The RNA shown here (SAM riboswitch aptamer (S box leader)) has 99 nucleotides and comes from Neobacillus rhizophilus. The model forms 91% of the base pairs in the Rfam consensus. The sequence was found by an Rfam model in a public genome assembly. It matches the Rfam family "SAM riboswitch aptamer (S box leader)". From the family's description: The SAM riboswitch is found upstream of a number of genes which code for proteins involved in methionine or cysteine biosynthesis in Gram-positive bacteria. NCBI's taxonomy places the organism under Bacteria, Bacillati, Caryophanales, Bacillaceae, Neobacillus.
RNA sequence: UUCUUAUCAAGAGAGGUGGAGGGACUGGCCCUUUGAAGCCUCGGCAGCAGACACGUUAGUACUGUGCCAAUUCCAGAAGCGAGUGCUUGAAGAUAAGAA
Numbered sequence: 001u002u003c004u005u006a007u008c009a010a011g012a013g014a015g016g017u018g019g020a021g022g023g024a025c026u027g028g029c030c031c032u033u034u035g036a037a038g039c040c041u042c043g044g045c046a047g048c049a050g051a052c053a054c055g056u057u058a059g060u061a062c063u064g065u066g067c068c069a070a071u072u073c074c075a076g077a078a079g080c081g082a083g084u085g086c087u088u089g090a091a092g093a094u095a096a097g098a099a
Stems, first nucleotide, its partner, number of pairs: 001099008013042005021031003025076004043068003048064003053060002072091001077088004
């Protein structure tokens, strides 16, 4: 990098540094000098995988990850519908496995 499977309506932020961007892409909409991204420290959420321990079949804690504005922020393609609505998909993200 590609493929397969699963999930994506819930959940969880402070400080320091930095100094203008960020929310994948496009369009919208939004966040941001009342301080963006990135990096560091501490904290938290979640429970995909792992072995050990406790426990006793439910889990807890630990490790490898992931995540901590807005449903994956909304839409993008197709179908249905009177309807700013619904369904499926694509794309994307994460985990595990395979090549």